[in-house]
RNA sequence: CCAGGGGGCUGGGCAGCCGCGUUGUCGUGAUCUCACCCGGGACAUGCAGCGAGGAAAGUCCGGGCUCCACGAAACGAGGGUGGCGGGUAACGCCCGCCGGACGCGAGUCCAGGGAAAGUGCCACAGAGAGUAUACCGCCGAUGGAGGGAGACCUCACAGGCAAGGGUGAAAGGGUGCGGUAAAAGCGCACCGGGGCGGUGGCGACAUCGCUCGCACGGCAAACCCCACCCGGAGCAAGGCCAAAUAGGGGUGCCGCGUCUUCGGACAGGUGCGUUUCGCACCGAGGCAUCCGGGUUGGCUGCUCGAGCUGCGGGGCAAUCCGCGGCCCAGAUGAAUGGCUGCCCUUGCGAGGCAGGUGCCCCGAGCGAUCGGUGGCAUACCGUUUGCAAGACAGAACCCGGCUUACAGGCCCCCUGGCACU
RNA sequence: GCUGCUGUAGCUCAGUGGUAGAGCACACCCUUGGUAAGGGUGAGGCCGAGAGUUCAAUUCUCUCCAGCAGCA
Repeated sequence: CCAGGGGGCUGGGCAGCCGCGUUGUCGUGAUCUCACCCGGGACAUGCAGCGAGGAAAGUCCGGGCUCCACGAAACGAGGGUGGCGGGUAACGCCCGCCGGACGCGAGUCCAGGGAAAGUGCCACAGAGAGUAUACCGCCGAUGGAGGGAGACCUCACAGGCAAGGGUGAAAGGGUGCGGUAAAAGCGCACCGGGGCGGUGGCGACAUCGCUCGCACGGCAAACCCCACCCGGAGCAAGGCCAAAUAGGGGUGCCGCGUCUUCGGACAGGUGCGUUUCGCACCGAGGCAUCCGGGUUGGCUGCUCGAGCUGCGGGGCAAUCCGCGGCCCAGAUGAAUGGCUGCCCUUGCGAGGCAGGUGCCCCGAGCGAUCGGUGGCAUACCGUUUGCAAGACAGAACCCGGCUUACAGGCCCCCUGGCACU
Repeated sequence: GCUGCUGUAGCUCAGUGGUAGAGCACACCCUUGGUAAGGGUGAGGCCGAGAGUUCAAUUCUCUCCAGCAGCA
């Protein structure tokens, strides 16, 4: 210098004028309460303080808070998570490590438990798709048939094989040597795999030894099994005040006309059935809850919090501990803005050479090279000027994460390559 | 603000691991003197977008995008 990997920060600056929201033992004014003062409430205005984000977004996880339900716990249903260890209020987040895949590498990615508990699926193609199979093919040692004097040859009938071809995403370990009629873990070596044991590690796991010729194809983001976690709803939660109207209907509890020996009897109302009869239901009022109707205003919850920051310490790190300092939006028809000037960054255009760079010319020197108010060119750098652009995006109860969007700029660490020293 | 649901042909909808269909609409043909109705043939889809799991994804999972509905 080129190409790349990882991490962190920033998210235009300054000034003037105008404007918005909110807070104040602050000031002023008018007003309500009131006989008056004080005090208090709400309003206007002045002054002072503060006033969006790294994602305020998506609402995908986890918590605080509030209401509802519920003895605790356990089991079950439903949902979620899933290597190991740690961090945390908690998490599906973060850190470290292990294993696997990819990359020359820095590094990146992984929903990463169980397929010898069971069930299910594996389309098409293919002979065979899960208790494997025999289409092409190979062999035919042995038995058979034929030929030959015989060695042996031919046939491919009995049969043998799973090497090779072919199908497929996948064909029941791989490579090599031996072996055989041809073959095959049939035998052996190495690799892979299963089992047992030793050693190291908290552990995932690693490694070593012995042993087994291989039994165990894939799919659990299919059902399922195992381990662990989870009650439901959400600030439009919830509480209070005001306003509003027809106080309508259902359910539950308390209770309910007269008598009572507490079993009922009698009286009343409503509905049904053809009845002087029968059956069923109901009962003053209160509370809770649901449905329906009305209202569509205000206060509260509301912002000091797992808060921000400096230093020191523990830890590889996530993060934790101690001490000091700080107060940092609370809107609701929803504030946080607009204009102007200067500067910054980027892009485009134009101009000028007094620079740089390249070529030429002249001069010096044997030469490398050096010098020149010298000439020409210039896409690069610098300089002057004009125009344009400066992203993604706007708190709504509050936090911790994840995900997604984002112009431009800055910093740190690391890898590969080339060149030079 | 919070919560739930849905995206498949021009429209309305099926399909839920194995190359995606129906009705209406559209084009052409038959039928008719002509039209409608009827009959026949055909065209039209990267199943909202992007990743992942799987041999294979409209279907299973995740993340985005768009639309609809409910809650004071």
Two RNAs folded together computationally: RNase P RNA and transfer RNA, 493 nucleotides in total. It holds a member of the Rfam family "Bacterial RNase P class A". By type it is a ribozyme.